[in-house]
RNA sequence: GUCCAGGUCGUCCAACGGUAGGACACCCCAAUGUGGUUGGGGAGGCCGGGGUUCAACUCCUCGUCUGGGCA
Numbered sequence: 001g002u003c004c005a006g007g008u009c010g011u012c013c014a015a016c017g018g019u020a021g022g023a024c025a026c027c028c029c030a031a032u033g034u035g036g037u038u039g040g041g042g043a044g045g046c047c048g049g050g051g052u053u054c055a056a057c058u059c060c061u062c063g064u065c066u067g068g069g070c071a
Stems, first nucleotide, its partner, number of pairs: 001070007010024004018054001026042005047063005
């Protein structure tokens, strides 16, 4: 330089173009003498710009970052 894959709650992963969900962690409540465990509830996120569309995490494009292949 070029090609491929990827970037989503604090972490690890999902998500036919139509309400962004799960686990762990965190907070609150119940239960226990306390803690742990268990049960219930809650907060928390789409890498950035542009385009297509009635509607974009999703499709297209440019950029950026991470990993890999070739040179």
A computed fold for a 71-nucleotide RNA from Cladochytrium tenue, annotated as transfer RNA. NCBI's taxonomy places the organism under Eukaryota, Opisthokonta, Cladochytriales, Cladochytriaceae, Cladochytrium. Its mean pLDDT, the model's own confidence on a scale to 100, is 84. The sequence is in RNAcentral, with records from ENA. It matches the Rfam family "tRNA". Rfam classes the family as a transfer RNA.